Predicted 3D model of a 73-nucleotide RNA (transfer RNA) from Salinisphaera sp. UBA1666. Model confidence (mean pLDDT): 80 of 100. Its Rfam family is "tRNA". From the family's description: Transfer RNA (tRNA) molecules are approximately 80 nucleotides in length.
RNA sequence: GGCCAUGUAGCUCAGGGGUUAGAGCACAGCAUUCAUAAUGCUGGUGUCGCUGGUUCAAAUCCAGCCAUGGCCA
Repeated sequence: GGCCAUGUAGCUCAGGGGUUAGAGCACAGCAUUCAUAAUGCUGGUGUCGCUGGUUCAAAUCCAGCCAUGGCCA
């Protein structure tokens, strides 16, 4: 340098055009306890990597760029 894959919550990952983006763990608050742990209840905390395009509508489709990994040279 070329090709391919991935990028979504603090971490690991679902969701592949239809109004409001989710799970597990973690975290915060409350209850319980002398206190902690455990347990129960409540809470999503997010520019869906960035910029543009297509569309009535984009996390989702297209292009370029960035980052990470793999293969080739």